[in-house]
RNA sequence: GCGCCAUUUGUGUAGCGGUUAGCAUUUCAGGUUCCCAACCUGGAGACUCGGGUUCAAUUCCCGGAUGGCGCA
Numbered sequence: 001g002c003g004c005c006a007u008u009u010g011u012g013u014a015g016c017g018g019u020u021a022g023c024a025u026u027u028c029a030g031g032u033u034c035c036c037a038a039c040c041u042g043g044a045g046a047c048u049c050g051g052g053u054u055c056a057a058u059u060c061c062c063g064g065a066u067g068g069c070g071c072a
Stems, first nucleotide, its partner, number of pairs: 001071007010025004018055001026044006048064005
């Protein structure tokens, strides 16, 4: 230099045009318990950035950033 892959709550991940953006964990409140742990109920928290296409983009296209892999 070229190619490929990834980027979603604090963390690990699902979702690949119309979802209330789901799950686990975390965290907060409550319940249970003599207390703790475990368990139960409820709440909070996320689409890497800039453009484009579209009635509608986390999702498709182009470019950038960061990380990883491969070829020179």
RNAcentral holds the sequence, with entries from ENA. Transfer RNA from a subsurface metagenome, 72 nucleotides, folded computationally. It matches the Rfam family "tRNA". Rfam describes the family as follows. Transfer RNA (tRNA) molecules are approximately 80 nucleotides in length. The family's RNA type in Rfam is transfer RNA. Model confidence (mean pLDDT): 82 of 100.